[in-house]
Context: one part of a larger RNA
RNA sequence: UCAUGGCUAAGGAACUAGGCAAAAUAACCCUGUAACUUCGGGAGAAGGGGUGCUUCCUCCAUUAAGGAGAAGCCGCAGUGAAAAGGCCCAGGCGACUGUUUAGCAAAAACACAAGGCUUUGCGAAAUCGAAAGAUGAUGUAUAAGGCCUGACACCUGCCCGGUGCUGGAAGGUUAAGGGGGGGCGUUAUCUUCGGAGAAGCGCUGAACUGAAGCCCCAGUAAACGGCGGCCGUAACUAUAACGGUCCUAAGGUAGCGAAAUUCCUUGUCGGGUAAGUUCCGACCUGCACGAAUGGUGUAACGAUCUGGGCACUGUCUCGGCCAUGAGCUCG
Numbered sequence: 001u002c003a004u005g006g007c008u009a010a011g012g013a014a015c016u017a018g019g020c021a022a023a024a025u026a027a028c029c030c031u032g033u034a035a036c037u038u039c040g041g042g043a044g045a046a047g048g049g050g051u052g053c054u055u056c057c058u059c060c061a062u063u064a065a066g067g068a069g070a071a072g073c074c075g076c077a078g079u080g081a082a083a084a085g086g087c088c089c090a091g092g093c094g095a096c097u098g099u100u101u102a103g104c105a106a107a108a109a110c111a112c113a114a115g116g117c118u119u120u121g122c123g124a125a126a127u128c129g130a131a132a133g134a135u136g137a138u139g140u141a142u143a144a145g146g147c148c149u150g151a152c153a154c155c156u157g158c159c160c161g162g163u164g165c166u167g168g169a170a171g172g173u174u175a176a177g178g179g180g181g182g183g184c185g186u187u188a189u190c191u192u193c194g195g196a197g198a199a200g201c202g203c204u205g206a207a208c209u210g211a212a213g214c215c216c217c218a219g220u221a222a223a224c225g226g227c228g229g230c231c232g233u234a235a236c237u238a239u240a241a242c243g244g245u246c247c248u249a250a251g252g253u254a255g256c257g258a259a260a261u262u263c264c265u266u267g268u269c270g271g272g273u274a275a276g277u278u279c280c281g282a283c284c285u286g287c288a289c290g291a292a293u294g295g296u297g298u299a300a301c302g303a304u305c306u307g308g309g310c311a312c313u314g315u316c317u318c319g320g321c322c323a324u325g326a327g328c329u330c331g
Base pairs, nucleotide, nucleotide: 001326002325003324004323005322006321007320008319010317011316014315019312027051028050029049030048031047036041038151052073053072054071055070056069058068059067060066074078086310087309088308089307090306091305092304093302094301098110099109114149115148116147117146118145119144120143126135127134128133152297153296154295155294157227158226159225162224163223164220165219166218167217168216171215172214173213177209178208182204183203184202185201186200189196190195228246229245230244231243232242255289256286267283268282269281270280271279
């Protein structure tokens, strides 16, 4: 010096990104216990008191043990050693118990009960396989598969123009196939010797016909998604319930809002502090919230995140001392 322990005057978070670490709390009995709440909880809330030994005169129960009570005794200290919740307030997120990156992440991520959409009538859909076959399921729509949301409470607005999906079949387009007009080659034959050219065979192949799809017509957003701009206006000013105009498929409803979302921004006001870029409550000017890519609340829960307080302390002012081990020296 390092590691691991123990103690430390006065102060008590002044340390620090942050009370990290340490300290404190702790068992049992009695008492007492708030907001809030889904009436179950919260709750061991919080807070307060007690605990040893001796004698037994007394009571309960007596098999033992035990409980209540009285008087007395000792120590600094009686759950006499060890082991054994720190607590409270407020907020964000996720309802909860659970699951996860074996070996840097345990979470607000995943799952979840619950809700919705959609597919599937049974030799089901879906999945594996070349098939047989198998799972689904020895199940049968209160079932099974896919997708999304994620307890509960209150709710879930407008848009079907685009993309997707479902339905429709009148018309347009459209493949193979069918169809073969016509053309070309070949040559029996004819010939004016230049050519013409039947049938057959071969090559080519027009019209016409021809399904789904696409175009088209509807429906559908708890399908993918989307949810405006400019100008003017009220008897102070300011603001604009109101009006005009352009564009759109429709122009963001309820609720929330400087938010896990706010750039400007340490926005402004209030609270807490002597002093607060964080925090809490508001405001709304939402760069760029918003309704199952769910919105807003919410008791309980959390090795979650954020802010504050009490208690407590060597975290610190600011160090010191001790023990054990290592380091170091010698061997």
Source information
A computed fold for a 331-nucleotide part of an RNA from Cytophagales bacterium Alg240-R148, annotated as large-subunit ribosomal RNA, domain IV. Taxonomically the source falls in Cytophagales (Bacteria, Pseudomonadati, Bacteroidota, Cytophagia).